Model confidence (mean pLDDT): 82 of 100. Predicted 3D model of a 107-nucleotide RNA (Guanidine-I riboswitch aptamer) from Devosia sp. Leaf420. It matches the Rfam family "Guanidine-I riboswitch aptamer". From the family's description: This family represents a conserved RNA structure found upstream of the ykkC and yxkD genes in Bacillus subtilis and related genes in other bacteria. It was read from a public genome assembly, where an Rfam model found it. Lineage of the source: Bacteria > Pseudomonadota > Hyphomicrobiales > Devosiaceae > Devosia.

RNA sequence: AGAGUUGGUGGCUAGGGUUCCGGCGCAGAUGCGCGACAGGUCCGAGAGCUGCCGCUGGUCCGGGAGACAUCGGGCCAGAUGCACGGCGGGAUAAAAGCCCGGGAGAC
Numbered sequence: 001a002g003a004g005u006u007g008g009u010g011g012c013u014a015g016g017g018u019u020c021c022g023g024c025g026c027a028g029a030u031g032c033g034c035g036a037c038a039g040g041u042c043c044g045a046g047a048g049c050u051g052c053c054g055c056u057g058g059u060c061c062g063g064g065a066g067a068c069a070u071c072g073g074g075c076c077a078g079a080u081g082c083a084c085g086g087c088g089g090g091a092u093a094a095a096a097g098c099c100c101g102g103g104a105g106a107c
Base pairs, nucleotide, nucleotide: 007053008052009051010050011049012048015043016042020040021039022037023034024033025032026031054080055078056077057076058075059074060073061072062071082102084105088100089099090098
């Protein structure tokens, strides 16, 4: 100096708005309005929690005459590290710590 890898996913939460439910108001009503309406449905984290899978290491077992390699399985373990971050835009009913994005930028 260059290249590769540092993973995937479920549940939940922080958070989010207002399509539906509920609530409140106006109403004759199947209607209209309100999310600075606590809530339910709903959305929801790279840098939040947790489970599973993959991966890595150790160890044991199986097949084989035996050893290694390879393949499969069990158990244990994990530096699967580190991670400050706009503006603006996008989707959805709408918004957000969602997506653009481990981006721009900073160190």